This is a predicted structure of a 77-nucleotide RNA (transfer RNA) from a Patescibacteria group bacterium. The organism belongs to Bacteria candidate phyla, within Bacteria. It matches the Rfam family "tRNA". From the family's description: Transfer RNA (tRNA) molecules are approximately 80 nucleotides in length. By type it is a transfer RNA. Its family is annotated with triplet codon-amino acid adaptor activity in the Gene Ontology. Its mean pLDDT, the model's own confidence on a scale to 100, is 80. The RNAcentral record of the sequence draws on ENA.
[in-house]
Formats: sequence, structure tokens, C1' cells
RNA sequence: GCCCCCAUAGCUCAAUGGAUUAGAGCACUCGGCUUCGAACCGAGGGGUUGGGAGUUCGAAUCUCUCUGGGGGCGCCA
Repeated sequence: GCCCCCAUAGCUCAAUGGAUUAGAGCACUCGGCUUCGAACCGAGGGGUUGGGAGUUCGAAUCUCUCUGGGGGCGCCA
């Protein structure tokens, strides 16, 4: 330098043939239980899907660009 893959909640990941109100587990908060905790049970908060732009009636999903991470190939004239 070229190519490929990944980025979604605090963490680990679903949802990728464009349309159901963006979800699960763990963590966190509150309540129950308990002498107090843990475990268990119930409820709740937390995201504008890495940034920007475009296509579309409609984008996490398609296109372009940038950023970060991972992998492969090449270069050493």
C1' cells in the first nucleotide's frame, strides 16, 4: 500500500431479505424474603445501533466517507 471482517445498554451478545414500540443474559436500582446479608421471587431505570453524509414514504440493516479494533497478502528497489 491492497483486500476481508467487526463496532448495538456498564459488560457479553441477538435482531442484518428495509416496516411488530430496538431485545436477551449478567450487572445496577427499588420492593418481597432474611436478625443482617447472599441466594431466590417481583418490578424498574439504562440505547437516538462508533462519527458524518446519502438513497428511501420508511435504515441497526443498503451506498459513500471518516475513526477505532482484528485478520490476510504485498513491499525492503